Large-subunit ribosomal RNA, domain VI from a Candidatus Omnitrophota bacterium, 254 nucleotides, folded computationally. It matches the Rfam family "Bacterial large subunit ribosomal RNA". NCBI's taxonomy places the organism under Bacteria, Pseudomonadati, Candidatus Omnitrophota.
Context: one part of a larger RNA
């Protein structure tokens, strides 16, 4: 810009894309078959591998924004307690969210239609025969559907519901943000408010803080104390910040 008024939602699916895998074991059955050795079709069930998708409850990683331990050195006057540097985590032990796999769950199925090779029925040309010439079946991991995803710029531009024509409905700007993101876009919220921060509670992590008391010559230990501290998690709460407002979009539709 188009889709002959403008919107907001919800959709149909022309047409595209994805998927399409395989093995082992058991039952049927040591049956059919076979002198025996051996050993089924058909049908039913279980498990597994590789591949793929989603996810993070558990398991396992990461987690330089959390906690603790510790060496050297410097600083805060000293002790105590802290902080800096040693990689732009000093080293070490753990670890929430998030992101992940080595993890969890799920998928390939079943079914229908038309067929290939193959196998048939009826059947002439050609009194017979013949699956074929007319006609009719059956038959694949393959084809078209079925399953999943995109999809009306599908110019044949579709459908349904509702709203509006008091610069309307609505949209955008701007701002607070996000399991969304390069930017944009998308999504949530903007006081008629829980959008982010703060605060409080909880979860979770670390592992028992500082100070004090007691014991010990001391290093240190015990008690106060499952303490203290705590990032991204869950919830509550307007304390702080989402202010005021502006722009586009019309007048009933050739």
């Nucleotide at each position: 810009c188009g889709c002959a008024g403008g919107a907001u939602a919800u959709u149909u699916g022309a047409g595209g894309g994805g998927c399409c895998c395989u093995g082992u074991c058991c039952c049927u059955a040591g049956u059919a078959c076979g002198a025996g050795a051996g050993g089924a079709c058909c049908g039913g069930g279980a498990c597994a591998g590789a591949c793929g998708a989603a996810c993070c409850u558990a398991c396992g990683g990461u987690g330089u924004u959390c906690c603790a331990g510790u060496u050297a050195u410097c600083a805060c006057g000293c002790c105590a307690g802290u902080g800096g540097u040693a990689u732009u985590u000093g080293c070490u032990g753990g670890g929430u969210a998030g992101c992940c796999g080595c993890g969890u769950u799920c998928g390939g199925a079943a079914a229908g239609g038309a067929u290939a090779a193959a196998c048939g029925c009826u059947g002439a040309a050609a009194g017979c025969a013949u699956c074929u010439a007319a006609g009719c079946g059956c038959g694949a991991a393959g084809c078209c559907u079925u399953c999943c995803c995109c999809a009306a710029g599908a110019c044949u531009a579709g459908a349904u519901a509702u709203c509006c024509c008091u610069g309307a409905a609505g949209a955008c700007g701007c701002c607070a943000c996000g399991a969304a993101g390069a930017c944009u876009a998308c999504g949530u919220g903007g006081u008629u408010g829980a959008u982010a921060g703060g605060u409080c509670c909880c979860a979770a992590g670390u592992g028992u803080a500082c100070g004090a008391g007691c014991c010990g010559c001391a290093a240190g230990g015990c008690u106060u104390u499952c303490a203290g501290c705590u990032u991204a998690g869950g919830g509550a709460u307007a304390c702080u910040a989402a202010u005021g407002c502006g722009u586009c979009g019309u007048u009933c539709g050739g």